[in-house]
RNA sequence: GGGCGCGUGGUUCAGUGGUAGAACGUUCCUCUGAUAAGGGAAAGGUCGAUGGUUCGAUUCCAUCCGCGCCCAC
Numbered sequence: 001g002g003g004c005g006c007g008u009g010g011u012u013c014a015g016u017g018g019u020a021g022a023a024c025g026u027u028c029c030u031c032u033g034a035u036a037a038g039g040g041a042a043a044g045g046u047c048g049a050u051g052g053u054u055c056g057a058u059u060c061c062a063u064c065c066g067c068g069c070c071c072a073c
Base pairs, nucleotide, nucleotide: 001071002070003069004068005067006066007065010024011023012022013021018055026042027041028040029039030038048064049063050062051061052060
C1' cells in the first nucleotide's frame, strides 16, 4: 500500500428499517444463626464519529477513527 471482518450497558454477545435485549456482574429487598446458593426488584447503553438515503436508521450508503486477520513491499 491492497483486501476482508469487527466496533451495541462494567464484561461477553443478540438484535438485518418501526424510537435497544439476554447472560454474567453491580445495588437493594427476601431467605439463613451467618455466608454462599436460591427468589424478587432496580440502576446502568444519545448503538465508534460525521454526513447521506428514508416518513422513520443500531440496521442501508459514503468518508473518517480504532481493533483484528490475510496479501504485497
The RNA shown here (transfer RNA) has 73 nucleotides and comes from Parcubacteria group bacterium ADurb.Bin159. Its Rfam family is "tRNA". Its family is annotated with triplet codon-amino acid adaptor activity in the Gene Ontology. NCBI's taxonomy places the organism under Bacteria, Bacteria candidate phyla.